This is a predicted complex of two RNAs, RNase P RNA and transfer RNA, with 460 nucleotides together.
RNA sequence: CCAGAGGGUCGGGCGGCCGCUCUGCGAAGCCUUGGCGGAGCAGAGAGGAAAGUCCGGGCUCCGUGGAACGACGGCGCCGGGUAACACCCGGCUGGGGCAACCCAAGGGAGAGUGCCACAGAAAAUAGACCGCCUUCCUUUGCUUCGGUGAAGGAAGGGAAGGGCGAAAGGGUGCGGUAAGAGCGCACCGCGGUCCCGGUAACGGGACCGGCACGGUAAACCCCGCCGGGAGCAAGACCGAAUAGGGGCGGCAUACGGGCUUCGUUCCGGCCUCGCCGCCCGGGUUGGUUGCUCGAGGGACGGAGUGAUCCGUCUCCCAGAGGAAUGGCCGCCCAUCCGUCUUCGGACGGGGGACAGAACCCGGCUUACAGACCCUCUGGCUGA
RNA sequence: CCGCUCCUAGCUCAGCUGGAUAGAGCAUCAGGCUUCGAACCUGAGGGUCGGGGGUUCGAAUCCCUCGGAGCGGGCCA
Numbered sequence: 001c002c003a004g005a006g007g008g009u010c011g012g013g014c015g016g017c018c019g020c021u022c023u024g025c026g027a028a029g030c031c032u033u034g035g036c037g038g039a040g041c042a043g044a045g046a047g048g049a050a051a052g053u054c055c056g057g058g059c060u061c062c063g064u065g066g067a068a069c070g071a072c073g074g075c076g077c078c079g080g081g082u083a084a085c086a087c088c089c090g091g092c093u094g095g096g097g098c099a100a101c102c103c104a105a106g107g108g109a110g111a112g113u114g115c116c117a118c119a120g121a122a123a124a125u126a127g128a129c130c131g132c133c134u135u136c137c138u139u140u141g142c143u144u145c146g147g148u149g150a151a152g153g154a155a156g157g158g159a160a161g162g163g164c165g166a167a168a169g170g171g172u173g174c175g176g177u178a179a180g181a182g183c184g185c186a187c188c189g190c191g192g193u194c195c196c197g198g199u200a201a202c203g204g205g206a207c208c209g210g211c212a213c214g215g216u217a218a219a220c221c222c223c224g225c226c227g228g229g230a231g232c233a234a235g236a237c238c239g240a241a242u243a244g245g246g247g248c249g250g251c252a253u254a255c256g257g258g259c260u261u262c263g264u265u266c267c268g269g270c271c272u273c274g275c276c277g278c279c280c281g282g283g284u285u286g287g288u289u290g291c292u293c294g295a296g297g298g299a300c301g302g303a304g305u306g307a308u309c310c311g312u313c314u315c316c317c318a319g320a321g322g323a324a325u326g327g328c329c330g331c332c333c334a335u336c337c338g339u340c341u342u343c344g345g346a347c348g349g350g351g352g353a354c355a356g357a358a359c360c361c362g363g364c365u366u367a368c369a370g371a372c373c374c375u376c377u378g379g380c381u382g383a
Numbered sequence: 384c385c386g387c388u389c390c391u392a393g394c395u396c397a398g399c400u401g402g403a404u405a406g407a408g409c410a411u412c413a414g415g416c417u418u419c420g421a422a423c424c425u426g427a428g429g430g431u432c433g434g435g436g437g438u439u440c441g442a443a444u445c446c447c448u449c450g451g452a453g454c455g456g457g458c459c460a
Base pairs, nucleotide, nucleotide: 001379002378003377004376005375006374007373008372009371010370012332013331014330015329016328017327018326020045021044022043023042024041025040029036030035031034047354051365052364054363055362056361057360058359059231060230061229062228065267066266067265068264069263070262072227073226074225075224076223077091078090079089080088081087092106093104094103095102096101107222108221112220113219114216115215116214129162130161132157133156134155135154136153137152138151139150140149141148142147170188171187172186173185174184175183189211190209191208192207193206194205195204196203197202235289236288237287238286245280246279247278248277249276250275251274256272257271258270259269260268282459283458296315297314298313299312300311301310302309303308333352335350336349337348338347339346340345384456385455386454387453388452389451390450393409394408395407396406402440411427412426413425414424415423433449434448435447436446437445
């Protein structure tokens, strides 16, 4: 210098003018003297994703518990982190890359069921289409008359070769055989037992077994673990208005009935003199609260490979509610285009990514103009 | 905010318990009929199944993700 890998930070700056929201102080003015009112002043005012709402929690309500079974949904190599997770970290195994490094929904197909189209002889109870080999029969050629060759047919052997397919029931080699075949042997693979290392996933080794076990669980399913439902329009208070009205269905008339929030059952508990469910009709479209100090940010120190945790100090950092955080101008910054050039630059113009809090956090995913920093790998060149 | 459904030819829909070269009606185009047109008859063209990725031998169909469209519920009594 070129090509690439991993990680992090920022995501326009300054000034002027005019506005918007909130908080604090608060002038005139008003009245029932502690309120209304708001000029003006000061301070604060979007994000790394505020987004999608895909997961996990906090919080709140569902009047109120416990247990078992079931249904439904989710997760799934091992260990750790965490409030929790489908997230993160470290490792294992498999795959990709020369490498840095990257990717994986990665339990079970030796519990059962299903499916495997087309092609092909045969697709999970394996299977003889071509070819191979043996025997017999028929025809026929040669013959040293012992045999031997060719064609056709029948019976059998056989999974080596061809062909079909995504997949053909271990692979390669040697032996063996009529031809073949784990038929025998060596190595690899696979299964089992034992030993060693490791918390474990797993790795290494020894012995045994001739192979029994195709794929699919993002098909049903089995195993293990987790999960009550709803959502700030939750919920609480105040105010206003209306018809505490009507219809249908169900249950009951008290040794009954209902509720106990996925269902059933059991043990409890609670409510009720009518109750429950659905529908129609009616009213309002107000205010306060929840509301922002939190698993919070920053710096330093310590533990740990790391995620993360612990300690000390310090900071307060949007709270609007149909919804504020904006607009214009000037200079600069980065970038793009054009012209000129003495190659230093000058001038003119365009133009600033994705996007916008809505109860709050931790993640994931997706969108994103551009700028900067750190570490590492491969190659080339020079000293 | 929560729950659910859909996206297949120009339009309206089938297919979605995996196995076709993705079908049907209308529309379009061509030919026939007709003096001409409509109707009718015959034939043809037209699709990366909303985009991307994965599972599988194989995906419109199963799973994940992104985009778009639509429906329903909520307050008081």
The prediction has a mean pLDDT of 76. Rfam match: Bacterial RNase P class A.